[in-house]
RNA sequence: UGAGUAGGCCGGACGGCCGCGGCGCACUUCGGGUGCGUCGAGGAAAGUCCGAGCUCCACAGGGCAGGGUGCUUGGUAACGCCAAGGCGGGGCAACCCGACGGAAAGUGGCACAGAAAACACACGGCCCAAGCCGCGCUAUGCGUGGCCUCACGCGGCGCGUGGCCGGCAAAGGUGAAAAGGUGCGGUAAGAGCGCACCAGCGGCCUGGCGACAGGCCGGCUUGCCAAACCCCACCCGGAGAAAGUCCAAAUAGGGGAGCGAUGGGGUGGCCCGCCCCGCUCCCGGGUAGGACGCUCGAGGCGCGCGGCGACGCGCGUCCCAGAUGAAUGGCCGUCUCGGCGCUCUCGGGCGCUAGACAGAACUCGGCUUACAGGCCUGCUCACGUU
RNA sequence: GCGCCUGUAGCUCAGUCGGAUAGAGCAACGGCCUUCUAAGCCGUAGGUCCCGCGUUCGAGUCGCGGCAGGCGCG
Numbered sequence: 001u002g003a004g005u006a007g008g009c010c011g012g013a014c015g016g017c018c019g020c021g022g023c024g025c026a027c028u029u030c031g032g033g034u035g036c037g038u039c040g041a042g043g044a045a046a047g048u049c050c051g052a053g054c055u056c057c058a059c060a061g062g063g064c065a066g067g068g069u070g071c072u073u074g075g076u077a078a079c080g081c082c083a084a085g086g087c088g089g090g091g092c093a094a095c096c097c098g099a100c101g102g103a104a105a106g107u108g109g110c111a112c113a114g115a116a117a118a119c120a121c122a123c124g125g126c127c128c129a130a131g132c133c134g135c136g137c138u139a140u141g142c143g144u145g146g147c148c149u150c151a152c153g154c155g156g157c158g159c160g161u162g163g164c165c166g167g168c169a170a171a172g173g174u175g176a177a178a179a180g181g182u183g184c185g186g187u188a189a190g191a192g193c194g195c196a197c198c199a200g201c202g203g204c205c206u207g208g209c210g211a212c213a214g215g216c217c218g219g220c221u222u223g224c225c226a227a228a229c230c231c232c233a234c235c236c237g238g239a240g241a242a243a244g245u246c247c248a249a250a251u252a253g254g255g256g257a258g259c260g261a262u263g264g265g266g267u268g269g270c271c272c273g274c275c276c277c278g279c280u281c282c283c284g285g286g287u288a289g290g291a292c293g294c295u296c297g298a299g300g301c302g303c304g305c306g307g308c309g310a311c312g313c314g315c316g317u318c319c320c321a322g323a324u325g326a327a328u329g330g331c332c333g334u335c336u337c338g339g340c341g342c343u344c345u346c347g348g349g350c351g352c353u354a355g356a357c358a359g360a361a362c363u364c365g366g367c368u369u370a371c372a373g374g375c376c377u378g379c380u381c382a383c384g385u386u
Numbered sequence: 387g388c389g390c391c392u393g394u395a396g397c398u399c400a401g402u403c404g405g406a407u408a409g410a411g412c413a414a415c416g417g418c419c420u421u422c423u424a425a426g427c428c429g430u431a432g433g434u435c436c437c438g439c440g441u442u443c444g445a446g447u448c449g450c451g452g453c454a455g456g457c458g459c460g
Base pairs, nucleotide, nucleotide: 001382002381003380004379005378006377007376008375009374010373012335013334014333015332016331017330018329020040021039022038023037024036025035026034027033028032042357046368047367049366050365051364052363053362054240055239056238057237066236067235068234069233070232071085072084073083074082075081086100087098088097089096090095101231102230106229107228108225109224110223123172125168126167127166131164132163133162134161135160136159137158141154142153143152144151145150180198181197182196183195184194185193199221201218202217203216204215205214206213207212244292245291246290247289254283255282256281257280258279259278263277264276265275266274267273299318300317301316302315303314304313305312306311337355338353339352340351341350342349343348387459388458389457390456391455392454393453396412397411398410399409405443414430415429416428417427418426436452437451438450439449440448
């Protein structure tokens, strides 16, 4: 200098004018208004994906069903989060990624191709060692003829050859995957059949809290899929701030008490009685509306200590939005970071431009997703110079 | 604010326990039939299976994340 990698931070600043929401104070013509002071969006306030607080409902205890999580040890209020470590994979490296329990419990799947896809199998091929058969040669033997070493027949060790029965899975081809891999020996041909090394499995020893690692021994091998059912271990009651609590109008309706010249209606005609209508007062439910919940909290910042770290402990300091049709905005000036354009004495000058994603609504801890531009720190590799 | 569902051709929908070429009806286009049209018959084209990453030999289907649309709750 270039390329890369990990972590952290910012995401305009200052001033003026106007405006908006909360709170406090003062004034006031007082359910309101005015003035002053003070506070007033984010790193994600988002998605609502996990975990909690809080509230109400349900609940003796245990189990089933259902859902979730899944290497180990820690951290935490808790978590599917975080830290450190182990193992596996990627990268020259810094470093990054991993749903990373069990396939030797059971069930199931593995299309096409291929002989065969999980109780292995045998298509082409390799081999005739054992058994049987055919043919050829044939040691030795037996028989007959001939008669002195010759012919014919029987039988047949053995050899060669062909076949049946059989043996084989090394090499071929197919496939994502072919029943441990490579090499040597061995064999009729072969094969963990034997041996060496490697992978895997089991046992023992050593180290580690542990995941696991290293060593020795053993028999020789048990395909892949659980983001298929399932098994094992652990966790989980439901709803959510429209949760929930309080105050409470008008109108209508409900309950109770009282009043009434005894008015009206109903109860078959009449009387009594009863019911309804009327007026006054009281009570309770609920609606509109209002208040609480509502922001001081597993809180922020600084320092010290403990810990590799996540984090914890102690001290000090600060108060930092609470709206409810819902505020947090607009304009101007100066500056600065970038970007764009023009110029040109190649480094300046001039001009334009605040510019990403996005906006609280009960509150926290995480995760995930979106994001113009910029800053800082650690580390790695390559090249050059010294 | 909270809860839930859906996404496959231009439209409406199938697609089973993951299997290789993703189908059906309507619509479109071409031909036949008819004087012409409709209907009918024959044929053709048309797919980012909403997007991305993963699991798997293999994904429309399984898992995770995102996007879009819709429904419900006083």

Two RNAs folded together computationally: RNase P RNA and transfer RNA, 460 nucleotides in total. The coordinates come from a structure-prediction model, not an experiment, and the mean pLDDT is 78. Rfam match: Bacterial RNase P class A. Rfam describes the family as follows. Ribonuclease P (RNase P) is a ubiquitous endoribonuclease, found in archaea, bacteria and eukarya as well as chloroplasts and mitochondria.